[in-house]
RNA sequence: GUGUGCUAGGUGGGGAGUUAGCGGUGCCCUGUAACCCGGAACCCGCUAUACCGGGGCUGAAUUCCCACCCGAGGGCUUAGCGGUCGCUCGAUGCCGACCGGUAAGUGGUGUUGAGGGCCGGGUCCUGUACAACAGGAAUCUACGAACCCCGUCAGGACCGGGAGGUAGCAGCGGUAAGUAGUCCCUCCUGUGUGUUGCGGGGGCGCCCGGCCGGAGCCGGCUGCCGGAAGGGCCCUGCGGCAGCGGCUCGGAGGUGGGUGCACUU
Numbered sequence: 001g002u003g004u005g006c007u008a009g010g011u012g013g014g015g016a017g018u019u020a021g022c023g024g025u026g027c028c029c030u031g032u033a034a035c036c037c038g039g040a041a042c043c044c045g046c047u048a049u050a051c052c053g054g055g056g057c058u059g060a061a062u063u064c065c066c067a068c069c070c071g072a073g074g075g076c077u078u079a080g081c082g083g084u085c086g087c088u089c090g091a092u093g094c095c096g097a098c099c100g101g102u103a104a105g106u107g108g109u110g111u112u113g114a115g116g117g118c119c120g121g122g123u124c125c126u127g128u129a130c131a132a133c134a135g136g137a138a139u140c141u142a143c144g145a146a147c148c149c150c151g152u153c154a155g156g157a158c159c160g161g162g163a164g165g166u167a168g169c170a171g172c173g174g175u176a177a178g179u180a181g182u183c184c185c186u187c188c189u190g191u192g193u194g195u196u197g198c199g200g201g202g203g204c205g206c207c208c209g210g211c212c213g214g215a216g217c218c219g220g221c222u223g224c225c226g227g228a229a230g231g232g233c234c235c236u237g238c239g240g241c242a243g244c245g246g247c248u249c250g251g252a253g254g255u256g257g258g259u260g261c262a263c264u265u
Base pairs, nucleotide, nucleotide: 001265003263004262005261006260009058010057011056012030013029014028015027020047021046022045023044024043035055036054037053038052039051064258065257066256067255068254069253073249074248075247076246077245080244081243083241084240085239086238087237090234093233094232095231098227099226100225101224102223104222105221106220107218108217109216116212117211118210119209120208121207122206123205124201125200126199127198128197129196130194131193132191133190134189135188136187137186140181141180142179143178149174150173151172152171157166158165159164
C1' cells in the first nucleotide's frame, strides 16, 4: 500500500423560550443522500459521559473529531449615534402671528389751508300733514229672484145678464241682497315706507357747510421701545417606530490538521 472483519463515532445542526442546568417534544432559521417505532408543555427524561427505551444502517473517512475563516438567522443594547412621530417643561435666544407706543426712513395728506377752536345743518327720536304701498267702502259696468220683488202682462182663469172689473203664470223690461270687474276721482283703516313740508326733542361720535387761525397731521410698510401669548425652531424630561453601530449565539459552506484493533497479501 491492498483486502476482510470489528470497534469508537455518526445517522442533522443552530436560535429564542423553558430550566438550577443539559437535552427532547412544541415555535423560528438553515439544510438534506439527513433511518424507523414508542414517550412528553398546568410537559418528559436526565445530572457535567446530562433525552429515555427498542430496532436498523453506516463506519476509520467526501460522511467521524478539532481549530480557524466566512456568514443565513436569532437575542441584548434605560450608559452608543443620528432620524422620525407623539407627549411634556421653559420663555434666555431666533422666526412668525398679535397688542400698545414712537415718528428716524418711506408713503399718504396739507398754504387750492393741516391739527385745534367756535357756529349752523344733517344723521337719531317724536307729533302732524302729504306722498307711496296695502286692504276696505262708495262710485261705475256686467250678471243677478220658478213662486213668497216691481212694471207690462199674450193665452188661459175668476166675478158679472151685460157694460165692465179682478188676480195673474210664461215672455219682455227692471231691480234688491249678492257675485265679478273697474278702482281715474271720493272716504275710512293700516304701515319695520319716505333725497317731502311744518313743529318739538336730542345731541357722544360721524358727515356737510361757514368763520377764526396759520403748519402740521395720519400711521400703511421698514426701523426703534415695551407688553402678552406660546404657533414653529430651540431647550428640559419621557415614550413609540424603523435604521446605523456595538456585544453575543451561530446553520450551511470553505481551509488546515487529527483518528483505533485483529488478520490476509
Bacterial large signal recognition particle RNA from a Candidatus Zixiibacteriota bacterium, 265 nucleotides, folded computationally.
The gene name in the source record is ffs.
The organism belongs to Candidatus Zixiibacteriota, within Bacteria.
Model confidence (mean pLDDT): 77 of 100.